[in-house]
Formats: sequence, structure tokens, C1' cells
RNA sequence: UUCUGCUCAGAGCAAAUCCGCCGAAAGGCGGUGACGCAGAGCAACGGAACUAAAAGAGCAGUAGUAAGUCAUAAGUUUUAAGUUGUAAGAAAACCUUACGACUAACGACUUACAGCUUACGACUGUUUUUAUGUUCGCCGUGCCGCCAGA
Repeated sequence: UUCUGCUCAGAGCAAAUCCGCCGAAAGGCGGUGACGCAGAGCAACGGAACUAAAAGAGCAGUAGUAAGUCAUAAGUUUUAAGUUGUAAGAAAACCUUACGACUAACGACUUACAGCUUACGACUGUUUUUAUGUUCGCCGUGCCGCCAGA
């Protein structure tokens, strides 16, 4: 220097659980405690896995805005079948003409408002995508390294 590795010795680390703190979470830090570990030492370089705050997409609900449609109510207005007053025309009635008054229904316009439809943004919930987050006790890689043997 390289390789092999619980065979020794001295050491080392510390899973789950529980407690506290941080964090949206995954998870991290400290204490407790040992499942285990020949790198269970360090490093997020490459994979892999975990989480999904923020962001995007979808769905549902709530209320809102705009537009459209349409029922209802109110008002205005047009038309004038009809009723009626006055005057005239040849006569009581009737008829005609002229000038007014009243009055539906229908139509049009305006306002209010219920329902329905479409579009738009907001909020709430939920599904899903995704790391900038996490894991080195998931693997690889890099660096450092105790002991024993070759």
C1' cells in the first nucleotide's frame, strides 16, 4: 500500500418505543432505550424510495358578477271593435258626417323580480401531477479510517 474479515483486544454507533423541540409533511435535533451494524464514519454526486407546503389540472359545494331566455307584477304607449256627449243633415226611433270623452284584449317599451342556461373570477372541501423538501441504518460512488490475517 492492496486484499480478506466477528478470530482477538480496546473501542464505536444506536433501530423500535416513549418524552421535549423544529417542520405542512416526510423527517430532523436532544434525552430514553438497544433492533442490530466490519464501516449503521462523512458526503445528496448517480439511482431508488418517502412527503406534497406552494404551484398546476379536474370534480363538488357556497355565495357573487355579466349576458341570454322566459313566467309574474307595475307603469307608459299604439290601434280602436264597442259605449257615450254635442252640432248638422229630411222625420220620434234608426242612419250618416264632424269634433270630443271612456274603455278592453293583443302588441311594443321601461322598471322590479323568481326560475333556467352560459361565461368569468373568489372561497371551502376533495382527487390527482410534481421537489425546490427528506432519507447515507436503501443501493452505487467518492473521501477518511481501528484491529487481526495474507
The prediction has a mean pLDDT of 78. Predicted 3D model of a 150-nucleotide RNA (c-di-GMP-I riboswitch aptamer) from a Nitrospirota bacterium. Taxonomically the source falls in Nitrospirota (Bacteria, Pseudomonadati). The RNAcentral record of the sequence draws on Ribocentre. The model forms 100% of the base pairs in the Rfam consensus.